A computed fold for a 137-nucleotide RNA from Nodosilinea sp. WJT8-NPBG4, annotated as Guanidine-I riboswitch aptamer. The sequence was found by an Rfam model in a public genome assembly.

RNA sequence: CAAAAGUGUUUCUAGGGUUCCGGCUGACCGCCGCAGCGGUCAAGUGCCUGGUCCGAGAGGAACCGCCAGGUUGUCAUCAGCCCUGCAUGCAGCGGCCUAAGGUAUCUGGUACACGGCGGGAUAAAAGCCCGGGAGGA
Repeated sequence: CAAAAGUGUUUCUAGGGUUCCGGCUGACCGCCGCAGCGGUCAAGUGCCUGGUCCGAGAGGAACCGCCAGGUUGUCAUCAGCCCUGCAUGCAGCGGCCUAAGGUAUCUGGUACACGGCGGGAUAAAAGCCCGGGAGGA
């Protein structure tokens, strides 16, 4: 000095809270007087393992993309050869072959990564977003 060294998509997880569900508590009502059970609630509780929910640049997986290489196939430009035409050096929407290149397919690669305070969204919080930011090395 240089780089698709995408800061890609989906999904899962660490993590996160509390709208909803469930749990627990309370109040009231009922069965049935105690115990117990059931119902109701603009009630409390996330120092409730849960389900739903949010969820990583620096966590996992898959996929796409990108890069490198191989291969058979396919398309195919230049060059070469052939054919045809005519005034032998030109022409042709002709044919063969085919470097380059495109496409298909296969294999490999896709590194590194310390990090606030504060603010923002949602019901709320967060490793979410601002943010691979500020700053540091």